[in-house]
Molecule: SAM riboswitch aptamer (S box leader)
Organism: Neobacillus niacini
């Protein structure tokens, strides 16, 4: 880097250093930020990998529950929202709200 599978409307600090930017990319929108952004450290959350227990139409699988030492991850707003396709309702000049799917992306585990 590519592929496969799973998940993505829950959760997580009035801490220290740091100093101006940040919210993946692109466009539009909307936000966060000197009452201090990014980044780093500590803390925390979760439970994908992991361990244990119980159960099952189960040899390596599945379900439920518990744990959290280690490997990641995460710690404003749904992946902040929209962008493509289809649909519902309202308005019917135009547009608004909502639903489903796709695309893109993120994270984990596995494979090449």
């Nucleotide at each position: 880097c590519u592929c496969u599978u799973a998940u993505c409307c829950a959760g997580a600090g009035a801490g220290g250093c740091g100093g101006a930017g940040g919210g993946a990319c692109u466009a539009g929108g909307c936000c966060c930020g000197a009452u201090g952004a990014a980044g780093c450290c500590c803390g925390g959350c979760a439970a994908c990998c992991u361990u244990c227990a119980a159960g099952g139409u189960a040899u390596u699988c599945c379900u439920u529950g518990a744990a959290a030492a280690g490997g990641u991850g995460c710690u404003a707003a749904u992946u902040c929202c929209u962008g493509c396709a289809g649909g519902u309702u309202a308005u019917c000049u135009u547009u608004a709200a909502c639903c489903u799917g796709a695309c893109a992306g993120a994270u984990a585990a596995g494979a090449g």